[in-house]
Context: one part of a larger RNA
RNA sequence: GCAUUGUCAAGGAACUCGGCAAAAUGACUCCGUAACUUCGGGAGAAGGAGUGCCAUAGAGAUAUGGCCGCAGAGAAUUGGCCCAAGCAACUGUUUAGCAAAAACACAGGUCUAUGCGAAGCCGCAAGGCGAGGUAUAUGGGCUGACGCCUGCCCGGUGCUGGAAGGUUAAGGGGAGAGGUUAGGAGCAAUCCGAAGCCUUGAACUUAAGCCCCAGUAAACGGCGGCCGUAACUAUAACGGUCCUAAGGUAGCGAAAUUCCUUGUCGGGUAAGUUCCGACCCGCACGAAAGGCGUAAUGAUUUGGGCACUGUCUCGACAAUGCACCCG
Numbered sequence: 001g002c003a004u005u006g007u008c009a010a011g012g013a014a015c016u017c018g019g020c021a022a023a024a025u026g027a028c029u030c031c032g033u034a035a036c037u038u039c040g041g042g043a044g045a046a047g048g049a050g051u052g053c054c055a056u057a058g059a060g061a062u063a064u065g066g067c068c069g070c071a072g073a074g075a076a077u078u079g080g081c082c083c084a085a086g087c088a089a090c091u092g093u094u095u096a097g098c099a100a101a102a103a104c105a106c107a108g109g110u111c112u113a114u115g116c117g118a119a120g121c122c123g124c125a126a127g128g129c130g131a132g133g134u135a136u137a138u139g140g141g142c143u144g145a146c147g148c149c150u151g152c153c154c155g156g157u158g159c160u161g162g163a164a165g166g167u168u169a170a171g172g173g174g175a176g177a178g179g180u181u182a183g184g185a186g187c188a189a190u191c192c193g194a195a196g197c198c199u200u201g202a203a204c205u206u207a208a209g210c211c212c213c214a215g216u217a218a219a220c221g222g223c224g225g226c227c228g229u230a231a232c233u234a235u236a237a238c239g240g241u242c243c244u245a246a247g248g249u250a251g252c253g254a255a256a257u258u259c260c261u262u263g264u265c266g267g268g269u270a271a272g273u274u275c276c277g278a279c280c281c282g283c284a285c286g287a288a289a290g291g292c293g294u295a296a297u298g299a300u301u302u303g304g305g306c307a308c309u310g311u312c313u314c315g316a317c318a319a320u321g322c323a324c325c326c327g
Stems, first nucleotide, its partner, number of pairs: 001322008010313002014311001019308001027051005036041001038145001052067006068072001080306007087298002092104002108143007120129003146293004151223003156220002158216005165211003171205002176200005183192003224242005251285001252282001263279005
């Protein structure tokens, strides 16, 4: 000097990103116990009191009297608590080896596929899972207890349905065209040229699909701009105009979302970029990529308080071990 452990005057979070760490609480009996609530909880809420030994009485619980100590759950083991907010309902699961969470899952909700040799999945196939199940079943997508709810848009993309019309493949079809040449013509070069064969090939016929017509958003998704206007001012219930498929409803809102921003006001503090309650000018919330609430739960995140303390003011001492020094 370091590590581990113990103690400390006065103060008591002034430390620090943050009470991290430590301290404190702690057992049992009795009294007592709030808001809120899904009436189960919350709750060991909180907050108090007691605890040894001896004698007597009693079946005992216990009662009465007495005794000792600084201290009677005499050591060890053995909850700190409260208030408010965010998120996730909950128990659970996860990054074996930096993340345990607000992430995943979840019961519940909803959409969709599937009528059984089911859909879906594995396999070249046989075959298998689904399932020795049968729509109260099974697969897939999204959401995520519960409560109140879940608005408008089908123009685009997707899906489903429709089949009149347009377009459209192979195939069918074979008009026509070309090649070849028996033969004919010609003195000849050469020309014409049936059948057959070969090559090519128009019309016409013909499915799904696409175009088209509808439906569908708890499908993918989307949910405006400018100008004017009221008897102070300000603001605009109101009006005009442009555009759109439709212009964001309820609820919430400087939010796990707010750039400007430490917004403004209120609360808490002597003093508060955090926190809580409001406001609404939402850069850029918003309704199952769910919206807003919500008791209980949480090694969750944030703010405050009580208790407590060497976290600190500010350091000191002790024990043990190591380093180090002497031998």